[in-house]
Transfer RNA from a Polyangiales bacterium, 72 nucleotides, folded computationally. The same sequence occurs in records of 2 taxa. Rfam family: tRNA. Rfam describes the family as follows. Transfer RNA (tRNA) molecules are approximately 80 nucleotides in length. It is annotated as a transfer RNA.
């Protein structure tokens, strides 16, 4: 420079065009003389970013950044 691959809750990942979820942490209770473990509930997301398309976009198209792998 040229190709490809990743990006989504604090960390680990799903989610292929119709309500954004999971584990693991986190916070409350509940259970225990006391921890651990083990149940119930909850809280946390500009889905790297900007813009097109669509009745609707994590998802499809552009451009952008950051990491990584390959060519040259």
């Nucleotide at each position: 420079g040229c190709g490809g691959g990743u990006g989504u809750a604090a960390c680990u990942c799903a989610g292929u065009g119709g309500u954004a979820g999971a584990g693991u942490g986190c916070g409350a209770c509940c259970u225990u003389c006391c921890c651990a473990a083990g149940g119930u509930c909850g809280a946390a997301g500009u889905c790297g970013a900007g813009g097109g398309u669509u009745c609707g976009a994590c998802c499809c198209c552009c451009u952008u950044c950051a990491c990584c792998c390959g060519c040259u």